[in-house]
Context: one part of a larger RNA
RNA sequence: GACAUGUUUAUGUUGACAGCAUUGGUAUACGACCCGUCUUGAAACACGGACCAAGGAGUUAGCUAACUGUGCGAGUUUAAGGGUAGUAAGCCCGGAGGCGAAGUGAAAGCGUUAGUUGCGAAUCUUGCAGCAACGGCCGGGACUUGUCUCGAGCUAUAGCAUAGUUAGUUAGACCCGAAAGAUGGUGAUCUAUACCGGGGCUGGGUGAAGCCAGGGGAAACUCUGGUGGAAGCUCGUAGCGAUACUGACGUGCAAAUCGUUCGUAUAACCUCGGCAUAGGGGCGAAAGACUAAUCGAACCAUCUAGUAGCUGGUUCCCUCCGAAGUUUCCCUCAGGAUAGCUGGAAGUGUUACAGUUAGAUUCGGUAAAGAUAAUGAUUAGAGGACUUGGGGACUAAGAGUCCUCAACCUAUUCUCAAACUUUAAAUGGGUCUGAUGUCGGCCGCUGAUUUAUUUAGCGAACGACAAAAAUGGUGCUUCUUAGUGGGCCAGUUUUGGUAAGCAGAACUGGCGAUGAGGGAUGCUCCUAACGUGGGGUUAAGGCGUCAAACGUACACUAAUCAGAUACCAUAAAAGGUGUUGGUUCAUUGAAACAGCAGGGCGGUGGUCAUGGAAGUCGAAAUCCGCUAAGGAGUGUGUAACAACUCACCUGCCGAAUGAACCAGCCCUGAAAAUGGAUGACGCUGAAGUGUAAGGCCGAUACCUCACCGUCGCAUCAAAGAAUGUGGCGUGUAGGAGGGCGUGGUGACAGCUGUGAAGGCUUCGUUGUGAAACGGGUUGGAGCUGUUGCUAGUGCAGAUCUUGGU
Numbered sequence: 001g002a003c004a005u006g007u008u009u010a011u012g013u014u015g016a017c018a019g020c021a022u023u024g025g026u027a028u029a030c031g032a033c034c035c036g037u038c039u040u041g042a043a044a045c046a047c048g049g050a051c052c053a054a055g056g057a058g059u060u061a062g063c064u065a066a067c068u069g070u071g072c073g074a075g076u077u078u079a080a081g082g083g084u085a086g087u088a089a090g091c092c093c094g095g096a097g098g099c100g101a102a103g104u105g106a107a108a109g110c111g112u113u114a115g116u117u118g119c120g121a122a123u124c125u126u127g128c129a130g131c132a133a134c135g136g137c138c139g140g141g142a143c144u145u146g147u148c149u150c151g152a153g154c155u156a157u158a159g160c161a162u163a164g165u166u167a168g169u170u171a172g173a174c175c176c177g178a179a180a181g182a183u184g185g186u187g188a189u190c191u192a193u194a195c196c197g198g199g200g201c202u203g204g205g206u207g208a209a210g211c212c213a214g215g216g217g218a219a220a221c222u223c224u225g226g227u228g229g230a231a232g233c234u235c236g237u238a239g240c241g242a243u244a245c246u247g248a249c250g251u252g253c254a255a256a257u258c259g260u261u262c263g264u265a266u267a268a269c270c271u272c273g274g275c276a277u278a279g280g281g282g283c284g285a286a287a288g289a290c291u292a293a294u295c296g297a298a299c300c301a302u303c304u305a306g307u308a309g310c311u312g313g314u315u316c317c318c319u320c321c322g323a324a325g326u327u328u329c330c331c332u333c334a335g336g337a338u339a340g341c342u343g344g345a346a347g348u349g350u351u352a353c354a355g356u357u358a359g360a361u362u363c364g365g366u367a368a369a370g371a372u373a374a375u376g377a378u379u380a381g382a383g384g385a386c387u388u389g390g391g392g393a394c395u396a397a398g399a400g401u402c403c404u405c406a407a408c409c410u411a412u413u414c415u416c417a418a419a420c421u422u423u424a425a426a427u428g429g430g431u432c433u434g435a436u437g438u439c440g441g442c443c444g445c446u447g448a449u450u451u452a453u454u455u456a457g458c459g460a461a462c463g464a465c466a467a468a469a470a471u472g473g474u475g476c477u478u479c480u481u482a483g484u485g486g487g488c489c490a491g492u493u494u495u496g497g498u499a500a501g502c503a504g505a506a507c508u509g510g511c512g513a514u515g516a517g518g519g520a521u522g523c524u525c526c527u528a529a530c531g532u533g534g535g536g537u538u539a540a541g542g543c544g545u546c547a548a549a550c551g552u553a554c555a556c557u558a559a560u561c562a563g564a565u566a567c568c569a570u571a572a573a574a575g576g577u578g579u580u581g582g583u584u585c586a587u588u589g590a591a592a593c594a595g596c597a598g599g600g601c602g603g604u605g606g607u608c609a610u611g612g613a614a615g616u617c618g619a620a621a622u623c624c625g626c627u628a629a630g631g632a633g634u635g636u637g638u639a640a641c642a643a644c645u646c647a648c649c650u651g652c653c654g655a656a657u658g659a660a661c662c663a664g665c666c667c668u669g670a671a672a673a674u675g676g677a678u679g680a681c682g683c684u685g686a687a688g689u690g691u692a693a694g695g696c697c698g699a700u701a702c703c704u705c706a707c708c709g710u711c712g713c714a715u716c717a718a719a720g721a722a723u724g725u726g727g728c729g730u731g732u733a734g735g736a737g738g739g740c741g742u743g744g745u746g747a748c749a750g751c752u753g754u755g756a757a758g759g760c761u762u763c764g765u766u767g768u769g770a771a772a773c774g775g776g777u778u779g780g781a782g783c784u785g786u787u788g789c790u791a792g793u794g795c796a797g798a799u800c801u802u803g804g805u
Stems, first nucleotide, its partner, number of pairs: 034049004050805006058314001060171013075099003081093003103110002115134005135155003138151006174313002177310001181303006192277002195274006203235003206231001210227007239264003244260002247258002279295001281291002316739006326339001328337003340484002343480006353472002356470002358433006368423001369421002375417003380412001382410003387407008437465004443459004448455001487511010516527003531707007541697003544681003550694001552692005563683001574668003578665010595652005601625003607619002631646001635644002708729008740794001742791010758778004763774004
C1' cells in the first nucleotide's frame, strides 16, 4: 500500500409501526335556485350565454381650469436665427412675440401708496397668512358740487416656464350598431315596352257571305236541296301558360323543380337576332309590377370611423370614504343644465360645536271642545201682551171679539262644520344660557327732552368681576369634483277613487346599495347590521318527529269541511234546545215544572150579518150565575149541529222549574276547473284554543381572548414592517390611496447545453390578494432581477371576430 472481516460514527437509500398536517376519491348529514344585464324589483314563463384557443373597448393632440413636483422670480420663456476644429435634439448666445407687473370707461380718454382697529394672539415680548369693520386713492355714472353709487380696482407685488394628475371642451373621442342624406359612375346577357329583319303552328267540329239547281208566286219575293269555306268561333297536337291536388320535393334535381289535372292554341299568337329607353329615371293591357336571385326608388365607389338623448358590451388585486332618484329652468317628460347629496386636496386651529335634555322667552289655531257664545246647518215640544199672512166661528158693520195653522218673539231641548269659533292642547319652530360680557366710571356727543348740562340714549380712556345649566364632543374656512336627477315599501297623518299589490302628498324609518338569525317559502315585516379565529350570554322566534331545546297547573273544544301564531296569503249578514259561563225577571213544601188520570158547567144557538154561522167564515162587544175550576172560547172538525182538544181547576207524585238576553268554543251559512297542503308527517285529558309561573334552545347582536387592517394620540432626533394606548372595520353608482402582472427601451447586476424560454404537474413554500418562488417532468437556446422611461398592457359575456371541437 492492497484485499478481506469486525466495531463505531456520519450521510444516503429502504422497510415496518405510531402521531400530526395537507391533498384527492367515495359515502352520509346540514347549507345551498344561474351567471351577466336593464330594473323600484330577476332563479324567473325578461334578454345574451354549447365548449376551447387567439383577438377584442376611456386613446392621442390642442386649448381652458384646479392641484402637485421642479427651475427662475417682478419677471419668465431653447420663436426664428447665430456661435464653437467639425453637418450639435442636448453646449454658448439670442430676446421678437406671449403671459405677468394697473385699472376703469360704450368710447374719446383719464389713471394708483394713508392708514387705523378687532379677531388671529390661551403667562410676557414680537406678531405672518387669512377674515371682518371703518377710512383713503384711481376710473365710470348721478345730481342737491360734496355727497351717493358702480368697478372682474389700488391700499408695499407673484408670476412665468416645464413635467404630471383630475375635470371640461374640440376633434371618429370608450367599442360595436341604424332607418336615412349627398356626389360620381356601372348595368335592359334577367325582365318591361316599342321598332327593324327572320322563324313557327298535326288533325277534327260548326258552317257566315256569295254562287248553283228545283218548287211556289201576277209580282215583290219566298221555300227546299246543294256548293262554298268566313270567324280576336269550337274540340284538341306542338307551342305558350299555370287552375286544382293546398300531391311530390322541401339540408330539393331545383334559392320555385316534378307528376297528374287545368287555360289557350290563326291570333291583342309564340319565338330568335338586332336596335332603343337608366335610377326620382326608364318601362308598365296598372300588380307598385319589372328594371341581372336586389325595387313603395337598382347596383358600385366615395363624403364616412355619417349621426344615434337608444340597445348591448367595457378586461388584475387589496385598503379607506361613499351617494341619488329631490329643487329650478329647458320644443323638457328614455335627455341635459342648475342647486342638493359624495369624494379628494389644502388652510387654520382647540371647546369653537350638537337631529339631545333642562331652564328662560317667544310664535301658532291642528287634535279636542263648543252650540242655552258669534257665522252657518238642525230635531222637538212649552209659553207668548204686541206684530204679519192663510183658514174659520160670532157679527149689520167695525184697524171688533174668539178659535186655529204658520211666520215671529222668549226661555229651553236634540244633533253638526276642510273652506265656523269663544276656549284650546300634545308634538313642534325661533332665540338666549356671557369676555365682542356685566358693573362702575370723570368726561364727551345728540336734530330727543328740560326753565336748566335737567333727563334720556349713545360712546372712549380707566378700574373691578374668572363663572355662567346637563350630557356628548375637534370645530371652522377655501378650492376642486364624480355619480345621481325612472324610485319603491312600511307605520302614522292625509287627498281623489266603489275599490285596488290604484293614483297623489307630509313626517319618520327602511329596501334600493345589505349580508346574518326568525316569519316553512319571501327585496321592504321582527331581531339585528358584518375584519379573521376561539369561548361565553342573549334577541326575535321557538322546544312531538323532520329539527337544537319541556315539563308543570287550571279551563274550554268533538267538527261526515275541527283547529293551529302579527305583516299574511280572506270570509259576512243571519241562524243552532251542540256545549260552557253569566245577567235579568218569574214559578215553587200554601206542592210548582214534566208525566198519568178526573172535571172542563148554566143564562146561551149572546147581538149583528148571512142561503146557513149553535165557542171556532166575518163585524162589534166580551157580561152574569154556579163553582175547586171552566174563554160569549186555543186548535181539529161539520153544509149547519155533533164529536175531539186546549186554556183553567183537582188528584197521584215529591224538588227544583220556566222565559228573555249576553258571552266563549263548536256547527250551519261555505260551489270550480292538473293532485295538495296548519311547511310536511301527524296530533284529540293535544302536538288545538285560552290562561299562569318557571326551565331550556337559539344570530356575523353583546361580553371576552388572540391576531389583521385602518385612523388618531404618546414615546423616540426623524422615518416607520418600532413600542405603548384608544376608536373604527357593511356597501351599488362613484372617488381616493397603495400594490400585482404584460410588451418595448436606458442604466446597473446577473442566469444559461452541468440545460434558457415555453408546456405539463392530484407536489411544496410565501403573500389578505393580484401573484411570486421552489421541486418533478418535458423541452432544446436564449432569459431574468433592481431602478427609470414608455405603451396597441390584463376578458366570461358585446345574437362580439376568426379558427377548432
Notes
Model confidence (mean pLDDT): 81 of 100. This is a predicted structure of an 805-nucleotide part of an RNA (large-subunit ribosomal RNA, domain II) from metagenomes. Rfam family: Eukaryotic large subunit ribosomal RNA. Clan: LSU clan. Its family is annotated with ribosome and structural constituent of ribosome in the Gene Ontology. Rfam 15.1 lists 107,465 matches to the family in 2,616 species. A reference for the family is Yusupov et al. (2001), "Crystal structure of the ribosome at 5.5 A resolution", Science. The full RNA is in RNAcentral, with records from SILVA.